[in-house]
Molecule: transfer RNA
Organism: Alteromonadaceae bacterium
Parts: sequence; structure tokens; C1' cells
RNA sequence: GCUGGCAUAGCUCAGUUGGUAGAGCAACGCACUCGUAACGCGUAGGUCGGGGGUUAAACUCCCCCUGCCAGCG
Repeated sequence: GCUGGCAUAGCUCAGUUGGUAGAGCAACGCACUCGUAACGCGUAGGUCGGGGGUUAAACUCCCCCUGCCAGCG
């Protein structure tokens, strides 16, 4: 330099014929317990890496950029 993949909650990751974003763990609250943990119930937490385009509508399609990983030279 070229090619491909990844970027979504604090962490690990789902989320396809484009249709208003979820799980587990963690955090917090309640319940249980003599008390703690575990188990149970619930709550909060997201400008979906950044910018632009297409569309009535974009995490999703297209272009550019950034970071990481792999391959080729």
C1' cells in the first nucleotide's frame, strides 16, 4: 500500500427481506434471612464509533474518516 472483518448499556454480546433497540453479568431498590451471600421480584442505564448520502422511515443500504484485528504484498 491492497483486501476482509469488527465498533450497539459499565462488561460480554444479540438484533436482516429498512418499520420506532434487547439479553446475560454488573449497579441500585424491594422481598427473603438473626445477619451476609445465593435465589426471587423490580428499577435505572443507549445521540447504535464520527460525518455525509438514499428513503416517508436507517443499528441495518451507499460513500468518506477514526480505532482495533486478520490476511496479502